This is a predicted structure of a 376-nucleotide RNA (Bacterial RNase P class A) from Kocuria varians. The organism belongs to Kocuria, within Bacteria. The prediction has a mean pLDDT of 78. Its Rfam family is "Bacterial RNase P class A". It is annotated as a ribozyme.

[in-house]
RNA sequence: CAGGUGGGCCGGGCGACCGCGCGGCGUCGUCGUCAGACGCGUCUCGAGGAAAGUCCGGGCUCCACAGGGCAGGACGGUGGGUAACGCCCACUCGGGGAAACCCGCAGGACAGUGCCACAGAAAACAGACCGCCCGCCACGAGCGGGUCAGGGUGAAAAGGUGGUGUAAGAGACCACCAGCACGCCGGGUGACCGGCGUGGCUCGGUAAACCCCGUCCGGAGCAAGGCCAUGCAGGGCGCGUUCGAGGGCUGCCCGCCCGAGCGUCCGGGUAGGCUGCUCGAGCCGUGCGGCAACGCACGGCCUAGAUGGAUGGUCGUCACCGCGGUGCGGGCAACCGGCCGCGGCACAGAACCCGGCUCACAGGCCCACCUGUCCA
Numbered sequence: 001c002a003g004g005u006g007g008g009c010c011g012g013g014c015g016a017c018c019g020c021g022c023g024g025c026g027u028c029g030u031c032g033u034c035a036g037a038c039g040c041g042u043c044u045c046g047a048g049g050a051a052a053g054u055c056c057g058g059g060c061u062c063c064a065c066a067g068g069g070c071a072g073g074a075c076g077g078u079g080g081g082u083a084a085c086g087c088c089c090a091c092u093c094g095g096g097g098a099a100a101c102c103c104g105c106a107g108g109a110c111a112g113u114g115c116c117a118c119a120g121a122a123a124a125c126a127g128a129c130c131g132c133c134c135g136c137c138a139c140g141a142g143c144g145g146g147u148c149a150g151g152g153u154g155a156a157a158a159g160g161u162g163g164u165g166u167a168a169g170a171g172a173c174c175a176c177c178a179g180c181a182c183g184c185c186g187g188g189u190g191a192c193c194g195g196c197g198u199g200g201c202u203c204g205g206u207a208a209a210c211c212c213c214g215u216c217c218g219g220a221g222c223a224a225g226g227c228c229a230u231g232c233a234g235g236g237c238g239c240g241u242u243c244g245a246g247g248g249c250u251g252c253c254c255g256c257c258c259g260a261g262c263g264u265c266c267g268g269g270u271a272g273g274c275u276g277c278u279c280g281a282g283c284c285g286u287g288c289g290g291c292a293a294c295g296c297a298c299g300g301c302c303u304a305g306a307u308g309g310a311u312g313g314u315c316g317u318c319a320c321c322g323c324g325g326u327g328c329g330g331g332c333a334a335c336c337g338g339c340c341g342c343g344g345c346a347c348a349g350a351a352c353c354c355g356g357c358u359c360a361c362a363g364g365c366c367c368a369c370c371u372g373u374c375c376a
Base pairs, nucleotide, nucleotide: 001372002371003370004369005368006367007366008365009364010363012318013317014316015315016314017313018312020046021045023043024042025041026040028039029038030037031036048347052358053357055356056355057354058353059352060221061220062219063218072217073216074215075214076213077091078090079089080088081087092106093104094103095102096101107212108211112210113209114206115205116204129151130150131147132146133145134144135143136142159177160176161175162174163173164172178202180199181198182197183196184195185194186193187192225275226274227273228272234266235265236264237263238262239261246258247257248256249255282301283300284299285298286297287296288295289294320344321343322342323341324340325339326338328337329336330335
């Protein structure tokens, strides 16, 4: 320098003007049942790496619950992390790559059942199409039997090579190799790995098919839940119905008019309002332990809470990207740089809160590692 692998981070900056939401403040205004409400002004703060999909796991809340089981669902190598997980880390095994590294939905196929397209003779208590061998014969491309060593089909056909053997053959037998099971030894917390010995020669695949084994799971969700409560309806008590409660005119008294209900308490609770509502398994920094995920200690910080739902818009400028131009600079040239103009600048937006996963994303930055070429 080129190609690649893994990981981390940012995701526009500054200024001006206008606007919106929570909160604080105000010799401010309006209303007021004197609690306050509304408005105005001013100040602070005001989305994300995914706030998303709502797919997992928890906190929180209410309901249910002695204990156990059925049904249903999820998960599945080992060890660890965590509040928990289907997440994360490390390792093992299997697969891919020359390597860095990547991928794995990684229990069980002699518990049982099912399925295996096409091709092929045969796809599972195996099987004889061609070929090979033996016998018979009406000698025909015939019939019967043996055989999987050879051919052919397929993703897959009873392990591979060589030999013995045989009518021809075959783990039928032998040697070596591969694989499996069992036993012993060694290493590892473990999955597992390595070595030695013995054995029958080893009878397909599929569990993201039913199923079996093991582990885990009660249900619903902030529209959870709690509080206040106009009016209407209900109930208790008191007063009242010409001995007139109460109401209207009203600042009060008198007066006039209407007049059969009125007052108070109670529980439930509609409209509506308040709460839950943001300080939390929190964020940042340093140190320590650990390979790591992560944990511990110390110090610092407070960082949206809307409820038809605020967090925006315009302009200028800078940065970035693309295209075009150029009488400028460098270069033999391709081209690079400068300057000018135009255009672009993503995915997407909290709604009780966290931990994950997954998907979307213009453009940019940084680190580590692998391979190749050249130079020192």